RNA sequence: GCCGGCUUAGCUCAGUUGGCAGAGCAGCUGAUUUGUAAUCAGCAGGUCGUCGGUUCGAAUCCGUCCGCCGGCU
Numbered sequence: 001g002c003c004g005g006c007u008u009a010g011c012u013c014a015g016u017u018g019g020c021a022g023a024g025c026a027g028c029u030g031a032u033u034u035g036u037a038a039u040c041a042g043c044a045g046g047u048c049g050u051c052g053g054u055u056c057g058a059a060u061c062c063g064u065c066c067g068c069c070g071g072c073u
Base pairs, nucleotide, nucleotide: 001072002071003070004069005068006067010025011024012023013022019056027043028042029041030040031039049065051063052062053061
């Protein structure tokens, strides 16, 4: 330099014929317990990596750039 893949909550990841952003773990609060753990109930946490385009509408489609991984030279 060329090619491919990935990028979504603190972490691991779902989410496709484009139509209200989710789960598990972690965190907080409460119940239970002499107390802790476990268990149960609830709560909070997101500019869906950046910028632009298409569209009535984009996490999703297209382009660009950043980052990570792999292959080729």

This is a predicted structure of a 73-nucleotide RNA (transfer RNA) from a Kiritimatiellia bacterium. The coordinates come from a structure-prediction model, not an experiment, and the mean pLDDT is 81. Taxonomically the source falls in Kiritimatiellia (Bacteria, Pseudomonadati, Kiritimatiellota). Rfam family: tRNA. Rfam classes the family as a transfer RNA.